[in-house]
RNA sequence: CCCGCUCUCGCGGGAGAGCGCGCACCGCGCGGCUGCGGGGCGCCGCCGAAGGCGCAGCACCCGUAAUCGCUCAGGCAAACGGACCGCGGGCGCUUC
Numbered sequence: 001c002c003c004g005c006u007c008u009c010g011c012g013g014g015a016g017a018g019c020g021c022g023c024a025c026c027g028c029g030c031g032g033c034u035g036c037g038g039g040g041c042g043c044c045g046c047c048g049a050a051g052g053c054g055c056a057g058c059a060c061c062c063g064u065a066a067u068c069g070c071u072c073a074g075g076c077a078a079a080c081g082g083a084c085c086g087c088g089g090g091c092g093c094u095u096c
Stems, first nucleotide, its partner, number of pairs: 004093002007090007018044001020043004025038004045076003051072001052070003057064002
């Protein structure tokens, strides 16, 4: 120095599942009712790729994996988020 690796920054890609039901409150509108929006409470169903938890083998005290399982958290129109992947940088590490 090149390749590679942890972390990190930027850009791009990025799945799944009800825009569910009920109640009252506030605001807007209306002659009145229906209506629209906001946040709150309750109920049922569902997803799994933030995070979290669990386990095999190995090891045989301990410990220890996942895109597997659980669904606490989170999520179920769009947006946000999103494991992971690609590209371009940064500090550092490592073999020869």

The RNA shown here (Glycine riboswitch aptamer) has 96 nucleotides and comes from a Betaproteobacteria bacterium. Of the family's consensus pairs, 90% are formed in the model. The organism belongs to Betaproteobacteria, within Bacteria.